Two RNAs folded together computationally: RNase P RNA and transfer RNA, 442 nucleotides in total. Its mean pLDDT, the model's own confidence on a scale to 100, is 81.
C1' cells in the first nucleotide's frame, strides 16, 4: 500500500430582495394590513404486511376462504427485529436460505430408457442346477456297430434358467468404499463411513455429542400439486365517521313476501328490525370537527449478549384542501442524486450522484 | 387519498405445468381482361421486465414496470 466485509450520518453553504401557508399577538365593522416564531424524506414512494382510530345492533359460535410456518425472546401488533440451531457459499471478516409434515391419503413426472415407484434386464457376466451336442471311459462283438438307465469324466452351445457388478438411458434407477464369498454376481458375510430407531450426556428448546445398544438398510422427488398439522385473522376504510348549512320531482322502473326481507363479510346459527335492496331520474359541489401531543423525540442512568424494557430530565418539530414549503441575485466548494406530506404510527420492498465516520477480514512490504 | 382489474402475433382473444395456439390482417401462388369474393400454401412472438420453486414456467410464488375501472354528500 491494495482488496474487502458490516453497521452509521449525511444529502450544497452562507448572505439578500420578493413571494406562497397556516398559528399566535396587535389594529380594523369587513376585506385585510403589521409585527413574531414554524413549514416535506430516509424513502414522504410501493399500498406489501402489521396496529391505532371510527363506523358496520353484538362481533358471539361454526363451516369455507386466507396468511404464517426450525427454536427461544421482543413487541400494541406483525409475514417486522433479536439472539440461538440447521443447511450452503466464501480462505476470512462475513452473506443467503418460502427452513413443519412426503413412514396419512390423492396425485405428476414430458422426451429419452429394458425398466419412473413395494421398478426393471438392451448390451453384458454366468450357466452351478435341467436341456442339447460332442469327445473320452467300462463291457460285448459277428468289427458294422450294440449295451450303460438318473452311470463316471472332460469340453462346446447359450435353451430353460441365475445375476444387478460393469456399460448405456434419464433431472432423478431403491446406500458408499473395500475385503471376504460365489459358476457369475449381490448387505450374501465382515470392518469403516453415511442411515434410521433407541439410551445417555449437554441445553429452556430447535438441536448437538456418544470408543453406547439394536437393525443389513426400510422410509427417492415434488406440499410456491391437492392435502395433514398448528397458530392466527369479522369486515370495511378518514371519499371512514360526526354537526351546521342549502337546494329539489321524497318522482318512475326491477326484485323480494314473514318457510320472506334487511341489518356491509361467501354462507349457516344465533341477535336485532319490519319494509327493504338495486337501477334510471333530481338536488348541492358550502362550512366546522376528525387533525396531529404521538405506542412521540432527545440526553443520561439502570437491567438484558440483543432487539427491547424501566427510570428521571429535557423538547413541542408542517396540518393543506385545487391543495403552501418556492423564485431571483451574489460569494464559495468537492457543482450537488433519488424524489413532495394529505388521518396517524411499526415495519418491509423498491430508487438514490456523491461524501465523511467507526468495527472487522485477507494480501503484499517494512520494522 | 383509498380499492380493485388487466398485461400472450400488427389488431381482439383462448391457452390442465411437459408443443405457443385462433379470427383478422400481411405475403406468395391459383382463379378473373382487371379488382373484389373464394381456394391453397406460408411469414410473423424477449408470452410486459427481473428473481426464486420444479427435472421443466406463459401457467406457480415474489419484487418492479405500465396501461385501465371504481369512490362524496341530500332528498
Nucleotide at each position: 500500500g491494495g482488496a474487502g466485509u458490516g453497521g452509521c450520518c449525511u444529502g450544497g453553504a452562507c448572505g439578500g430582495u420578493c413571494g406562497c401557508u397556516g398559528c399566535g399577538u396587535g389594529c380594523g365593522c369587513a376585506a385585510g394590513c403589521a409585527c413574531g416564531g414554524g413549514g416535506a424524506g430516509g424513502a414522504a414512494a410501493g399500498u406489501c404486511c402489521g396496529g391505532g382510530c371510527u363506523c358496520c345492533a353484538u362481533c358471539g359460535g361454526g363451516c369455507a376462504g386466507g396468511a404464517c410456518g426450525c427454536c427461544a425472546g421482543g413487541u400494541a401488533a406483525c409475514g417486522c427485529c433479536u439472539g440461538g440451531g440447521c443447511g450452503g457459499c466464501g480462505c476470512g471478516a462475513g452473506c443467503c436460505g418460502a427452513c413443519g409434515g412426503a413412514a396419512a391419503g390423492u396425485g405428476c413426472a414430458a422426451c429419452a430408457g429394458a425398466g419412473a415407484g413395494c421398478a426393471g434386464a438392451c448390451c453384458g457376466c454366468c450357466g452351478a442346477u435341467g436341456g442339447c451336442g460332442c469327445c473320452u471311459c467300462c463291457g460285448g462283438u459277428u468289427c458294422g456297430c450294440c449295451g450303460g438307465u438318473u452311470g463316471g469324466g472332460g469340453c462346446g452351445c447359450a435353451c430353460a434358467g441365475g445375476c444387478a457388478a460393469g456399460g448405456g438411458u434419464g433431472a432423478a434407477a431403491c446406500g458408499g468404499u473395500g475385503c471376504g464369498g460365489u459358476a457369475a454376481g449381490a448387505g450374501c458375510g465382515c470392518a469403516c463411513c453415511g442411515c434410521a430407531c433407541g439410551a445417555c450426556c449437554g441445553g429452556u428448546a430447535a438441536c448437538g455429542g456418544u470408543g453406547c445398544g439394536u437393525g443389513g438398510c426400510a422410509c427417492g422427488g415434488u406440499a410456491a400439486a391437492c392435502c395433514c398439522c398448528g397458530u392466527c385473522c369479522g369486515g370495511a376504510g378518514c371519499a371512514a365517521g360526526g354537526c351546521c348549512a342549502a337546494a329539489u320531482a321524497g318522482g318512475g322502473g326491477u326484485g323480494c313476501g314473514u318457510u320472506c326481507g334487511u341489518g356491509u363479510g361467501g354462507c349457516c346459527c344465533a341477535c336485532a328490525c319490519g319494509g327493504c335492496a338495486c337501477c334510471c331520474g333530481g338536488g348541492u359541489a358550502g362550512g366546522c370537527c376528525g387533525c396531529u401531543c404521538g405506542a412521540g423525540g432527545c440526553u443520561u442512568g439502570u437491567g438484558g449478549u440483543g432487539a427491547c424494557a424501566c427510570a428521571a430530565g429535557c423538547c413541542c418539530u408542517a396540518g393543506a384542501g385545487g391543495a403552501a414549503u418556492g423564485a431571483c441575485c451574489g460569494u464559495c466548494c468537492u457543482c450537488g442524486a433519488c424524489a413532495g406530506a394529505a388521518c396517524c404510527c411499526g415495519g418491509c420492498u423498491u430508487a438514490c450522484a456523491g461524501g465523511g465516520c467507526c468495527a472487522c477480514u485477507c494480501c503484499c512490504a517494512c520494522u | 387519498g383509498g380499492g380493485c382489474g388487466c398485461u400472450u402475433a400488427g389488431c381482439u382473444c383462448a391457452g390442465c405445468g411437459g408443443g405457443a395456439g385462433a379470427g383478422c390482417a400481411c405475403u406468395g401462388c391459383c382463379u378473373u381482361c382487371a379488382c373484389a369474393c373464394g381456394g391453397c400454401a406460408g411469414g410473423g412472438g424477449u408470452c410486459g421486465c427481473u428473481g426464486g420453486u420444479u427435472c421443466a414456467a406463459u401457467c406457480c410464488c415474489a419484487g418492479c414496470a405500465g396501461c385501465g375501472c371504481c369512490c362524496a354528500c341530500c332528498a
Rfam match: Bacterial RNase P class A. Rfam classes the family as a ribozyme.